[in-house]
Annotation: Transfer RNA from a Mycobacteriales bacterium, 72 nucleotides, folded computationally. Lineage of the source: Bacteria > Bacillati > Actinomycetota > Actinomycetes > Mycobacteriales. It matches the Rfam family "tRNA". By type it is a transfer RNA.
RNA sequence: GGGCGCGUAGCUCAGCGGCAGAGCUCUCGCCUUACAAGCGAGCGGCCGUAGGUUCGACUCCUACCGCGCCCA
Numbered sequence: 001g002g003g004c005g006c007g008u009a010g011c012u013c014a015g016c017g018g019c020a021g022a023g024c025u026c027u028c029g030c031c032u033u034a035c036a037a038g039c040g041a042g043c044g045g046c047c048g049u050a051g052g053u054u055c056g057a058c059u060c061c062u063a064c065c066g067c068g069c070c071c072a
Stems, first nucleotide, its partner, number of pairs: 001071007010024004018055001026042005048064005
């Protein structure tokens, strides 16, 4: 330099173009003498950045940025 994949909550990841979710973590409550486990509830996101397409974009297109793998 070229090709491919990935980037979404603190972490691991889902997400047919029409409301952004799960598990774990964290906080509160129940339970317990207490802790853990269990049960219930809650907090937390400008979906990597910037453009484009569209009535409408996490989703499609383009260019960048970062990470990984392959080729040279």